c-di-GMP-I riboswitch aptamer from Chloroflexi bacterium B3_Chlor, 88 nucleotides, folded computationally. The source organism's lineage runs through Bacteria, Bacillati and Chloroflexota. The sequence was found by an Rfam model in a public genome assembly.

[in-house]
RNA sequence: CGGUGAGAAAGGCAAACCCAUCGAAAGAUGGGGACGCAAAGCCACGGGCCUGACGCUAAGAGCGUAGUAUGGUAGCCGGGUUGCCUCC
Numbered sequence: 001c002g003g004u005g006a007g008a009a010a011g012g013c014a015a016a017c018c019c020a021u022c023g024a025a026a027g028a029u030g031g032g033g034a035c036g037c038a039a040a041g042c043c044a045c046g047g048g049c050c051u052g053a054c055g056c057u058a059a060g061a062g063c064g065u066a067g068u069a070u071g072g073u074a075g076c077c078g079g080g081u082u083g084c085c086u087c088c
Base pairs, nucleotide, nucleotide: 002088003087005085012037013036017032018031019030020029021028022027035075041081042080043079045078046077047076048073049072050071055068056067057066058065
């Protein structure tokens, strides 16, 4: 430098659930907690999925309904980017 994650060590992260806060919601953050994870570090660029308050669109005066991401998910996949240890 390139590849690997079988075994090992140092360590790391933390699903569900509970509490608090924020949010219209999806969800996020903090604390507890561990289902799992070798990038479960970071980035919504492409696809997927979740939500639909405001706005817009539709038939409609309005209420209500449906659609729509500018919201969210990196622990759905791809891509980008940085990196610990190990073995070859």